The RNA shown here (SAM riboswitch aptamer (S box leader)) has 134 nucleotides and comes from Rhodohalobacter mucosus. Taxonomically the source falls in Rhodohalobacter (Bacteria, Pseudomonadati, Balneolota, Balneolaceae).

[in-house]
RNA sequence: CUCUUAUCCAGAAAGGUGGAGGGACAGGCCCUGUGAAACCUUAGCAACCGCCCCGAAUGCGUUCGGGGGUCAGGUGCUAAAUCCUGCCCGCUUUGAUAAAACCAUACGUUUAUCAAAGCAGGGAAAGAUGAGAG
Numbered sequence: 001c002u003c004u005u006a007u008c009c010a011g012a013a014a015g016g017u018g019g020a021g022g023g024a025c026a027g028g029c030c031c032u033g034u035g036a037a038a039c040c041u042u043a044g045c046a047a048c049c050g051c052c053c054c055g056a057a058u059g060c061g062u063u064c065g066g067g068g069g070u071c072a073g074g075u076g077c078u079a080a081a082u083c084c085u086g087c088c089c090g091c092u093u094u095g096a097u098a099a100a101a102c103c104a105u106a107c108g109u110u111u112a113u114c115a116a117a118g119c120a121g122g123g124a125a126a127g128a129u130g131a132g133a134g
Stems, first nucleotide, its partner, number of pairs: 001134008013042005021031003025086004043078003048074002050070005055064003082126001087123003090119011
């Protein structure tokens, strides 16, 4: 770097060096000289890798990100949901157009299409992290 797989609405910051950027990308919105990135120290959070118990499935080999307990050794993480949105679907509202029944006409009603806005809705993509493989 590529591939596979799982997770991502919880949690957890002080100091030193440094000196202007940072939040992946784009838009938005934020953080930042009351000190950005990066590096170092210390502290903390967490159960992905470890161990134990239980459960489910089973072709009895095993399998399962099913539940619980435990460990801080290896990673990871310690502003904001992965900060929000991005692509698709669904729902709501509004507008335009068309059709249908009613109607003297219009308004209004129903359905379809399109557009815009919105939604603590669903899925994907992308990204991050772990574990495994090349």